[in-house]
RNA sequence: GCUGCAGAGAGCUCUAUCGCGUUUUGACAGUGGUUAUUGUCGAAAUGAGGAAAAUCCGGACAACGUAGAGCACCGUACCAUCUAACGGAUGGGUCCUGACUUCGGUCGGGAACAGAUAGUGUCGCAGAAACUAUACCGCCUUGAUUAUUCAAGGUAAGGGUGAAAACGUGCGGUAAGAGCGCACGUUCUGACAUGGCAACAUGUUAGAAGGAUAAACCUUGCGGGUUGAAAUGCCAUGUACAUUUCGCCCAGUCUGAAAGGCUGGUUGGACGGCUCGUCUAAUAGUGAAAACUGGCGGAAGGGGUAGGCAGAUGGAUCCCUCCUGUGAAGGGGGGGCUAGAUAAAUGAUAGAGGAUCGUCUGAGACGAUCACAGAAUCCGGUUUAUAUCUCUGCGGCUAUU
RNA sequence: GUGGCUAUAGCUCAGCCUGGUUAGAGCAUCGGAUUGUGGUUCCGAGGGUCGUGGGUUCGAGUCCCAUUAGCCACC
Numbered sequence: 001g002c003u004g005c006a007g008a009g010a011g012c013u014c015u016a017u018c019g020c021g022u023u024u025u026g027a028c029a030g031u032g033g034u035u036a037u038u039g040u041c042g043a044a045a046u047g048a049g050g051a052a053a054a055u056c057c058g059g060a061c062a063a064c065g066u067a068g069a070g071c072a073c074c075g076u077a078c079c080a081u082c083u084a085a086c087g088g089a090u091g092g093g094u095c096c097u098g099a100c101u102u103c104g105g106u107c108g109g110g111a112a113c114a115g116a117u118a119g120u121g122u123c124g125c126a127g128a129a130a131c132u133a134u135a136c137c138g139c140c141u142u143g144a145u146u147a148u149u150c151a152a153g154g155u156a157a158g159g160g161u162g163a164a165a166a167c168g169u170g171c172g173g174u175a176a177g178a179g180c181g182c183a184c185g186u187u188c189u190g191a192c193a194u195g196g197c198a199a200c201a202u203g204u205u206a207g208a209a210g211g212a213u214a215a216a217c218c219u220u221g222c223g224g225g226u227u228g229a230a231a232u233g234c235c236a237u238g239u240a241c242a243u244u245u246c247g248c249c250c251a252g253u254c255u256g257a258a259a260g261g262c263u264g265g266u267u268g269g270a271c272g273g274c275u276c277g278u279c280u281a282a283u284a285g286u287g288a289a290a291a292c293u294g295g296c297g298g299a300a301g302g303g304g305u306a307g308g309c310a311g312a313u314g315g316a317u318c319c320c321u322c323c324u325g326u327g328a329a330g331g332g333g334g335g336g337c338u339a340g341a342u343a344a345a346u347g348a349u350a351g352a353g354g355a356u357c358g359u360c361u362g363a364g365a366c367g368a369u370c371a372c373a374g375a376a377u378c379c380g381g382u383u384u385a386u387a388u389c390u391c392u393g394c395g396g397c398u399a400u401u
Numbered sequence: 402g403u404g405g406c407u408a409u410a411g412c413u414c415a416g417c418c419u420g421g422u423u424a425g426a427g428c429a430u431c432g433g434a435u436u437g438u439g440g441u442u443c444c445g446a447g448g449g450u451c452g453u454g455g456g457u458u459c460g461a462g463u464c465c466c467a468u469u470a471g472c473c474a475c476c
Base pairs, nucleotide, nucleotide: 001397002396003395004394005393006392007391008390009389010388012353013352014351015350016349017348018347020047021046022045023044024043025042026041027040028039029038030037031036049372053383054382056381057380058379059378060377061228062227063226064225068276069275070274071273073224074223075222076221077220078092079091080090081089082088093113094111095110096109097108098107099106100105114219115218119217120216121213122212123211136159137158138155139154140153141152142151143150144149167185168184169183170182171181172180186209187208188207189206190205191204192203193202194201195200232310233309234308235307241301243300244299245298246297247296248295249294250264251263252262253261254260265283266282267281268280269279270278284293285292286291317336318335319334320333321332322331323330324329354370355369356368357367358366359365360364402475403474404473405472406471407470408469411428412427413426414425421459430446431445432444433443434442452468453467454466455465456464
């Protein structure tokens, strides 16, 4: 000097003029009983992001009178820590994997990382055979046979197929072989010792050894009430339900009777799927009856309104500094208030500068470009898009000293 | 704000639930046969990053995750 990875920040700047939104405030004028409110002309402060996007997660907040239990459903899954919480972050462990390599290692990436000994499934084609398997070629023994070849018994070391074929290698042994025996290893399970908070690592020892697959069904542990600012609450204005239809108005008991109460039942509601529990509303009058009136709940048809205020920005908040910690982060001190619109404001013009690229070129000149993209209740994360520049850390290559 | 569905040949769609190694059907296109010619009919041929990327698995159009584009419903 070039380049790879990771992290943090900026992401156009300044001046002038004109035009917008909010808050505070001055002057003038009008309405109105104090005091509020409307308009005009000024002044000051302030005004779209790192993702405001996706709507992927978690919450704050609000409502459901109480918000309980179980199932369903959904999410999560190594260890420790952080956080209001999270499917997030930090650090570590185990496994898998890419490039380079002097084969010692170096620089990265990923994990959906509980369980296959609870059970049920799947493993095509090929191959003899893919769940407690089997003998295609082959090897050995015996018998028959002119040769060839055939039959019976034994075998799973060698070969073949396949992603995977009964733990691997070596020696012995055997008719030929086989964990049949021995030695050394591999994987799993258990015990002990050392290190570590732990997951785990190293070592010693005992036992066992057909596999893979749970992003197959499933099992286990942990967690989850639902809805969502168009939530929710308040005020004003206005009208027509005098329509049609369905269901309920039950039983016992306390009291002399009535009123009222208690228990059970029916229907509806309280929460969103179901069940249960708990709570709550209706459980009347007339009449001989049918039925009528009234109350509650559901459905159909029809009518009126669509205005304003709050929620709505003082916070799990921002900046500086010190301390603790490997780190995420936590604690102490000091300073600050920085959009709140409601059809939706935050802009336009001119000049100068800055950055990148290209051409000419001695400095320099000319031309082009300046990314992704706009708040709508708020906050913490994840993901996606992004021209260019600065800083820090780790590594690679080249040149010079 | 919430919940669902789709993407496969030039076009319209199967295949996906239950993964198996040449990925299909119809129409369209091209060629041939038949006919005096055209149409119809018959035969044959070509045409595919299964929206994109990553993963699980021996193996993915199919299962899982992310993302792009489009459609529907409720409020």
Description
This is a predicted complex of two RNAs, RNase P RNA and transfer RNA, with 476 nucleotides together. Rfam match: Bacterial RNase P class A. The family's RNA type in Rfam is ribozyme.